[in-house]
Context: one part of a larger RNA
RNA sequence: UGACGGGGACCCGCACAAGCGGUGGAGCAUGUGGUUUAAUACGACCAACGCGUAGAACCUUACCAGGGCUUGACAUGUCUGUGAAAGUCCUAUGAAAGUAGGACCCCUCUUCGGAGCACUUACACAGGUGUUGCACGGCUGUCGUCAGCUCGUGUCGUGAGAUGUUGGGUUAAGUCCCGCAACGAGCGCAACCCUUAUUCCCAGUUGCCAGCGUGUAAUGACGGGGACUCUAGGAAGACUGCCUCGGUUAACGAGGAGGAAGGUGGGGAUGACGUCAAGUCAUUGUGGCCCUUACGCCCUGGGCUACACACGUGCUACAAUGGCCGGUACAAAGGGUCGCGAAACCGCGAGGUGGAGCCAAUCUCAAAAAACCGGUCUCAGUUCGGAUUGAAGUCUGCAAUUCGACUUCAUGAAGUUGGAAUCGCUAGUAAUGGUGCAUCAGCUACGGCGCCGUGAAUACGUUCCCGGGUCUUGUACA
Numbered sequence: 001u002g003a004c005g006g007g008g009a010c011c012c013g014c015a016c017a018a019g020c021g022g023u024g025g026a027g028c029a030u031g032u033g034g035u036u037u038a039a040u041a042c043g044a045c046c047a048a049c050g051c052g053u054a055g056a057a058c059c060u061u062a063c064c065a066g067g068g069c070u071u072g073a074c075a076u077g078u079c080u081g082u083g084a085a086a087g088u089c090c091u092a093u094g095a096a097a098g099u100a101g102g103a104c105c106c107c108u109c110u111u112c113g114g115a116g117c118a119c120u121u122a123c124a125c126a127g128g129u130g131u132u133g134c135a136c137g138g139c140u141g142u143c144g145u146c147a148g149c150u151c152g153u154g155u156c157g158u159g160a161g162a163u164g165u166u167g168g169g170u171u172a173a174g175u176c177c178c179g180c181a182a183c184g185a186g187c188g189c190a191a192c193c194c195u196u197a198u199u200c201c202c203a204g205u206u207g208c209c210a211g212c213g214u215g216u217a218a219u220g221a222c223g224g225g226g227a228c229u230c231u232a233g234g235a236a237g238a239c240u241g242c243c244u245c246g247g248u249u250a251a252c253g254a255g256g257a258g259g260a261a262g263g264u265g266g267g268g269a270u271g272a273c274g275u276c277a278a279g280u281c282a283u284u285g286u287g288g289c290c291c292u293u294a295c296g297c298c299c300u301g302g303g304c305u306a307c308a309c310a311c312g313u314g315c316u317a318c319a320a321u322g323g324c325c326g327g328u329a330c331a332a333a334g335g336g337u338c339g340c341g342a343a344a345c346c347g348c349g350a351g352g353u354g355g356a357g358c359c360a361a362u363c364u365c366a367a368a369a370a371a372c373c374g375g376u377c378u379c380a381g382u383u384c385g386g387a388u389u390g391a392a393g394u395c396u397g398c399a400a401u402u403c404g405a406c407u408u409c410a411u412g413a414a415g416u417u418g419g420a421a422u423c424g425c426u427a428g429u430a431a432u433g434g435u436g437c438a439u440c441a442g443c444u445a446c447g448g449c450g451c452c453g454u455g456a457a458u459a460c461g462u463u464c465c466c467g468g469g470u471c472u473u474g475u476a477c478a
Stems, first nucleotide, its partner, number of pairs: 001478002003475003007472007015462002019425005026316008034307002042052002063302007072125001076124003081119003087104007107116003127291002130289003136285001138280003141276001143274001148187006154163003167178003193268004198236004203231002208225002212223003239262001242256005318418001322377006334365003339358002344353003384415001389410007431454007
C1' cells in the first nucleotide's frame, strides 16, 4: 500500500421489511446429471442447466455400424497421356455412393505449335468440429451502470509511499459547494444519440371525413374537402427558469404556481482502470503438437428423441372472480412473389377446390382474446382437469417406423393449492388476456424477441440476512 475481520461509523440496492404472484407437491414440455447403449456428438461453477441450438425425420451431424475413395468433396502450380471441350438424357448393376455402357451435342481464341475446359498420371500439397482457451487474437460473461480508477507538476517522507482523491455539507453520481500544500488534467458520471408523452409549421395518398352535395338495405362507396385523426420532415418545450421556506450569503433540500410533462419526466443504447490463467482453438483467425490409403472425404442406415432415477427452467391445472353454449364490441406491432392468398363452394373439423387482389398506409395473413349481455351447471374428482390409450383422417415432405404437427370420435389418469426451503416484482409495474416475428418444406415453440388490451397491493423503516461504496481500526496474511 492492499486484502481480510462472527471490528467500528456513515450510505446505497426488491437486500430485508410491507405487499402481490409464483417455484418446491401433480401431469406434460424442455435442458442437465446419472444410467444404458454400437453410438446415445461436443462445450458450459455463482456468472452452466427452454444455454451455444433464430428450429436433430434425410440433410444439418461433428457420434455409431456397414459399403466405398486416396492429389482426394475444395485451392494453386508443374509433369505424362487422352478428348466428340463442357453439358444433357438413357440403360445395366447397386441400399446409395459408385461402377460399366449407350445416345444427343460436335465449343471459343489461334501465329495451327498451342491455350481455355474436362478426364488421367506423378509430385509439391490439400484436408482435420483432432489437441492445447494454462501459448494467443478477436468476441463475451461477471463484480456493475457500482462510482470509482489514474496522471503531470509541486510539496512531505531516508524509503516503500503519501498528498491531490481526505475533512464539513450535498447528490443517482469523485454530482456540486465550502475548506485545505496543493494546483491542474485524463478515463469513467452527466450531457450529446434513439424512442415515448404536448403543441406548432409544412405536406395530403394508398390514410382521414367536420361542414356541402350524390347514392345505398348498409359501408368515405362517390363528387369534393385539409378541419380532425394519422403519417414523416422541421421547430418549440423543462432549465430548479419563477415564488415561499430551510441552508453557511453556498451547493442543495422541502413545498407551491404555471404547464402535456418537474426536478435524471418514462424506456433504450451506452459498461472506466481492472478482477476471475472466468468462457470460447466447435463462429472465425492463429502459434506449437498430432493424423496423412486416415483422426481426411463420399454414401446408406442408425443415433443425438434411450430411461429404475435426481436437479433446473417452463406450460396446463386442481375450479363458481369458474366451466360450457349463444350473442355483441374495442388494438398495437409486424410479415408477404419459390410469397400472403380474399369472395364463393365442399367437409363436423384439420383441410380441400378456387383464384380476385397485392412487390402492399391500397390487397392479404386477420378471428383479437380476456371484457360485456343472456342462458346453463350448483360444489361433486364434477359439464373441473386434461395426461394416457384405441380408431379414423388432414397437411408438409423423396420419405413421418425408429422420430413431425394438426383434426374428429371414443377413452378419461394424477391433481382438491403443495414440507423444509426458495424466486420475481415499486406503476401502466406485478398479475392476467390475446397477437406478431425470426429460424423454418414441416415441426416436437408450452422456448426466444416484440406488440397492444385489462390492470392492482404495499414500502413504518434500516435492527437483522445478502451484495456493494467511503472513512477509520486491528492483523502472526500478500
The part of an RNA shown here (small-subunit ribosomal RNA, 3' major domain) has 478 nucleotides and comes from a metagenome. RNAcentral holds the full RNA, with entries from SILVA.